[in-house]
The RNA shown here (SAM riboswitch aptamer (S box leader)) has 139 nucleotides and comes from uncultured Nocardiopsis sp. The coordinates come from a structure-prediction model, not an experiment, and the mean pLDDT is 79.
RNA sequence: CUCAUCCAGAGGGGUGGAGGGACCGGCCCUGCGAAACCCCGGCAACCAUCUCGGUAUGUGAGACCCGUAAACCAGGCGGGACGACCGAGGCAGGUGCCAACUCCGGCCUGGGGUCAAGGUGGCCACCAGGAAAGAUGAG
Numbered sequence: 001c002u003c004a005u006c007c008a009g010a011g012g013g014g015u016g017g018a019g020g021g022a023c024c025g026g027c028c029c030u031g032c033g034a035a036a037c038c039c040c041g042g043c044a045a046c047c048a049u050c051u052c053g054g055u056a057u058g059u060g061a062g063a064c065c066c067g068u069a070a071a072c073c074a075g076g077c078g079g080g081a082c083g084a085c086c087g088a089g090g091c092a093g094g095u096g097c098c099a100a101c102u103c104c105g106g107c108c109u110g111g112g113g114u115c116a117a118g119g120u121g122g123c124c125a126c127c128a129g130g131a132a133a134g135a136u137g138a139g
Stems, first nucleotide, its partner, number of pairs: 001139006011040005019029003023106004041098003046094002049090007057083002064080005102133001107130005112124004
């Protein structure tokens, strides 16, 4: 940088001592013990791996399986297998994760509410959708 996912799920102990929830605002968590580190446990299934099914397509050479005009041999031909993608399932090797939807909002659009009153107005962390940002995985 690109792609996918982010309303599900899963915590105990020890050390440690005041912070933590990325950032900003809000709102929370926290001496009934924060961060961090260690041990044990768990969740999930992105990647890897195995099985099954499907789709489109490719195959120069060799090898394997099946078929091919009675039988055998050789060759040829056709198909499978194989490779790619999609779906389902198994496993738990590599990551990840185990307060709150990614805690909520931040920018845009629509809706709703409210305030004000001469100005295409202000506010709302309210609803819906989409971005941005962030996180995790894979490349």